[in-house]
Context: one part of a larger RNA
Parts: sequence; structure tokens; C1' cells
RNA sequence: UGACGGGGGCCCGCACAAGCAGCGGAGCAUGUGGUUUAAUUCGAAGCAACGCGAAGAACCUUACCAGGGCUUGACAUCCAGAGAAUCCUGUGGAAACACGGGAGUGUCCCUUCGGGGAAACUUUGAGACAGGUGGUGCAUGGUUGUCGUCAGCUCGUGUCGUGAGAUGUUGGGUUAAGUCCCGCAACGAGCGCAACCCCUAUUGUUAGUUGCCAGCAUUAAGUUGGGCACUCUAGCGAGACUGCCGAGGUCAACUCGGAGGAAGGUGGGGAUGACGUCAAAUCAUCAUGCCCCUUAUGCUCUGGGCUACACACGUGCUACAAUGGCCGGUACAGAAAGCAGCAAACCCGCGAGGGGGAGCUAAUCUCAAAAACCGGUCCCAGUUCGGAUUGCAGGCUGCAACUCGCCUGCAUGAAGCUGGAGUUGCUAGUAAUCGCGAAUCAGCAUGUCGCGGUGAAUGCGUUCCCGGGCCUUGUACA
Repeated sequence: UGACGGGGGCCCGCACAAGCAGCGGAGCAUGUGGUUUAAUUCGAAGCAACGCGAAGAACCUUACCAGGGCUUGACAUCCAGAGAAUCCUGUGGAAACACGGGAGUGUCCCUUCGGGGAAACUUUGAGACAGGUGGUGCAUGGUUGUCGUCAGCUCGUGUCGUGAGAUGUUGGGUUAAGUCCCGCAACGAGCGCAACCCCUAUUGUUAGUUGCCAGCAUUAAGUUGGGCACUCUAGCGAGACUGCCGAGGUCAACUCGGAGGAAGGUGGGGAUGACGUCAAAUCAUCAUGCCCCUUAUGCUCUGGGCUACACACGUGCUACAAUGGCCGGUACAGAAAGCAGCAAACCCGCGAGGGGGAGCUAAUCUCAAAAACCGGUCCCAGUUCGGAUUGCAGGCUGCAACUCGCCUGCAUGAAGCUGGAGUUGCUAGUAAUCGCGAAUCAGCAUGUCGCGGUGAAUGCGUUCCCGGGCCUUGUACA
């Protein structure tokens, strides 16, 4: 000087407390451990691994296993020989591939018209080489997590100290903040904080189609004429700054209250992550040193596996019901996506779906809401709750749903009556609850990332648990 303390002081955070909803019990989905296996590819490991890499394992993917094949190779450059390219087709085979048959003679340059050369592309041969998701993240780059959006981390000059170092950065106030004020052997400065950026809340203006409709006409319908006032869209502006008033405060910073205002003291949300810590993660995104393989640790194909199942854990979904289930009727979003695509009306089917194809390269067309609301029924029961499991019959995608996809109908109807110790999230348009969209994607979503609808309760307070910041103290630790 740090680090540590079941030392002290001050302070903060959904850290506790006050509340609401969960998890831990059940069934299922998914990840992991373990076990099994020919293989169940590999990585991730307290917080910060475990719906994680994987924004989607039937083949492919795929790295694993079994078997069949290849050896200058699936891919790159160079050399030599042959052939244009390309297309059709036979036999064997699970395919890869092996062995054949046929069609075809192009383009450019030179030409003595005989031919020669060149560029792609195919094939054969030789070797230089290719190739490796083989090892090492404790050799590395790059990227990322975490403490933590915590308020800290440093430097120059000066001063003090023999020196390591100190000072500044401590102190008194204050703040979300090393934020600001005052003081001070310090005076300044940098990286952080804040602001500048984006979305959102109010408004003006410009613009008025594909959007909108107040008044006029018209219609089944903003459908059409008309209009751009309103909504909306998207450009440019305005607006909030403790600016104003009062009180407190050191005449300060600032705090409390008030006015005006759509919004008030950082308005709400996002992006943004200092010096560093964990030899943290990643050699399997990529790149890369070294080591290793080279008729194999490379390449290819078929089939299997990654989907196994006495068990254990994590994360979710669905429930256990009446604030509910079922039936009928009937409203209201936002943000996205769409041409190898989204697909309307209409018809068929109980339904999944099929037929159909209008319209749309989209403010034009399409996908396209649910909870809510109104009426009816059930009457507290393992039920008209719950839907696992299983049987049968179908639909869709795809070369192909046996291993191993999703969906529908009929039948079947399991566990489950609110979950021990313990434990998680959340302070407002939040929690809870309801549906919708997108990426990936042929198909496959309870996951992920977004979007809106309905919409709470509680917060006395900082003694305690956890994490963190500053000062101080002890130390046999570095």
C1' cells in the first nucleotide's frame, strides 16, 4: 500500500421488511448428471453451466457408431497427356461407386485451308501439396460473461517522507453519481458519471396517398364525388431549465412545499459497461503458434445414433376448478411478415384439411386476435374439473414420418383437491393475466426475441440476511 475480520461509523440496492404471483408436491415439455449403449459426437460447471452454443438432430445437418468405397483426394494453385461443354442411356449395387453404349463437335486468334494455338469445362497421370469439428483457451488474437451502469480508476507538476509511498481523491454539507458547494499543500488534467444519440408522453408547422371523414351528395360498405378540418403517417421545430414563488440551508451547493404546465426536478424506457478481477468462457464461428494424423485422426455413401431409461437436479407448460368449465351471440389492438411467398370470397369435409384462385413486390391485398361483454347451462363431485396415457380412423410436409414429425376426429380417461424444509420474481402501465407476430424453418415451439389488450397490492422502516461504496481500526496474510 492492499486484502481480510462472526471490528467500528456513514450510505445504497426488490437486499431485508410490507405485499402480490410463483417454484419445491402432480402430469407433461425441455436441458443436465448418472446409468446404459456399437455410438448414445463435442463444449458449457457456484453466483456468472443446466429451454446454454442449438434462430428449430427423420435424410441432410453430423462432428459419433457399424458396414461399403476413395487415396493429389470433396476444395486451392502449378505441370504434362487426352477430350469442347453438355445431354441421353444399359448392367451390378443399399447408395457412394464400378464397368460400359450413344448423341454432340461450339467460341476466340492465326492460317499455306492441311492444320496450329488459346479460354472456360471434363478426365487421366506424377509430385509439390491439399485436408483434419485431431490436442493445447495454462502458448495466443478476436469475441463474450461477471463484479456493475457499481462510482470509481489514474496522471502531470508541486509539496511531504531515507524509502515503499503519501498528498490531490481526505474533511463539513449535498447528490442517482469523485454530482456540486465550502474548506484544505496543493494546483490542474485524463478515463469513467452526466449531457450529446434513439423510442415514448404534449404541441406547432410542412405534406395529403394507399391514410382520414366534420359538413354536402351518394353507397351494402369512406364505396364514389368532394374535402385535408380531425385521426394517422414522417420530416422540421417548440417545450422542462430548479426557469418562477415561498420556507429551510453557511448569503453556497442543495432539500422541502407551491404555481403554471401534456410532462417537474435524471419525466418513462433503450443504446452506452472506466482501470481492472476471475491463468473465467470459447483452438467446435473465425483466425493462429507449437504438437500430432497423411491408403488416415482426411474424403464419400447407406443404415443407425445424438430421441436410450431403475434414478437425481435445473428451467418451463398444463392443472387441481364456480373470479370457473361448456354452449350460443357479439365487440375492440399493436408490432411484424409476405412472390419458389401471404392467400380472400365461395364450395366440400364434424375437423385437421382439400378445391378455388380475386387481390397483393404491400399505409392499397393477405395472414388476423384472445381475455372482456350479453344470454344459457353445470351445483361442489375426482365432477360437464383435469387432461396424461392408449386404441382406431384420418390430414399435412417431405424421396422417405418404423426407429423419430406436427395436426384432426371418435373412444379411453391417469396423477392431481394449492404442495415439507427451503427458495424465486416484481415498486406501475410494473406484477399478474389474455392473446398476436417474427426469426430459424419443406415440416416441427410449452423455447427465444418482440407486440399490444385487461390491469392490481404493498413500501412502517434499515435491527437483521445477501451484495456493494467511502472513512477508520486490528493483523503473525501478500
A computed fold for a 478-nucleotide part of an RNA from an uncultured bacterium, annotated as small-subunit ribosomal RNA, 3' major domain. The coordinates come from a structure-prediction model, not an experiment, and the mean pLDDT is 85. Its Rfam family is "Bacterial small subunit ribosomal RNA".